[in-house]
RNA sequence: UCGUGCUAGAUGGGGAGUUAGCGGUGCCCUGUACCCGCAACCCGCUACAGCGGGGUCGAAUUCCCUUUCGAGGUCCAGCUCUGUGGGACUGACGCCGGCACGUGGUGUUGAGGGCAAGGUCCCGCGCGGCGGGGAACUGUGAACCCGGUCAGGACCGGAAGGUAGCAGCCGUAAGCAGACCUCCUCGGGUGACGUGGGGUUACCGUGCCGGAGCUAACGACCGGUGGAAAGCCGGAGAGUUUGGAUCGACAGAGGGUGCACGG
Numbered sequence: 001u002c003g004u005g006c007u008a009g010a011u012g013g014g015g016a017g018u019u020a021g022c023g024g025u026g027c028c029c030u031g032u033a034c035c036c037g038c039a040a041c042c043c044g045c046u047a048c049a050g051c052g053g054g055g056u057c058g059a060a061u062u063c064c065c066u067u068u069c070g071a072g073g074u075c076c077a078g079c080u081c082u083g084u085g086g087g088a089c090u091g092a093c094g095c096c097g098g099c100a101c102g103u104g105g106u107g108u109u110g111a112g113g114g115c116a117a118g119g120u121c122c123c124g125c126g127c128g129g130c131g132g133g134g135a136a137c138u139g140u141g142a143a144c145c146c147g148g149u150c151a152g153g154a155c156c157g158g159a160a161g162g163u164a165g166c167a168g169c170c171g172u173a174a175g176c177a178g179a180c181c182u183c184c185u186c187g188g189g190u191g192a193c194g195u196g197g198g199g200u201u202a203c204c205g206u207g208c209c210g211g212a213g214c215u216a217a218c219g220a221c222c223g224g225u226g227g228a229a230a231g232c233c234g235g236a237g238a239g240u241u242u243g244g245a246u247c248g249a250c251a252g253a254g255g256g257u258g259c260a261c262g263g
Base pairs, nucleotide, nucleotide: 001263002262003261004260005259006258009057010056011055012030013029014028015027020046021045022044023043024042034054035053036052037051038050063256064255065254066253067252068251072247073246074245075244076243077242078240079239080238081237082236084234085233086232089231090230093226094225095224096223097222098221101219102218103217104215105214106213113209114208115207116206118204119203120202121198122197123196124195125194126193127191128190130187131186132185133184134183135182137178138177139176140175146171147170148169149168154163155162156161
């Protein structure tokens, strides 16, 4: 140095979770790297840490150590979003009260205020008006059971005449209708009316005094109250090319590591 045969060892790894701890089955990430049996209210071990049985490779690109890179996972924060619970505080909104700072309105053609007599308000009376009823006026209005006059006809009488009385006419009762005016009575959601009295918180105007403000309509400000809940507090979930911690596959680099026989 080459060949052959063995041994150590290898025959995937990692994360979370579970566990006193370590592995495994299961889930996830990488990756392609034997088979059978056991195994999640679990299976097997004990710090050298799956157990049992078989197969292949086997001293090196394959084993061991160190290191670089780093997929990916987990934890703690940050930021954003979604749902949810709370509602003292801040902000916003509605309502109420105050307040002449601003705007507006009004005011020397005289503000606020004061004095005087009034009105609006209430009651009584009177008058008027409206509505109802009644009277009076006019018209109409009774076959007969209203009146007057009663033709004809009827009756009485010797006659003269008389009696009752239908129709018609005239006038009326009950009833019906009309209407400028008149009278009586009742009523009121009646009245720029009169008169007497009452009341005066408020509003309106008039006369006098006086001499510059008044007004809360809107906004600002202050206070109260109400619901709602943007900020705020709590908790849950999701995302993140934000930060930190932790584990870390694959890949790269370097180093190390047997035995026997034969050429």
Molecule: Bacterial large signal recognition particle RNA
Organism: Thermomicrobiales bacterium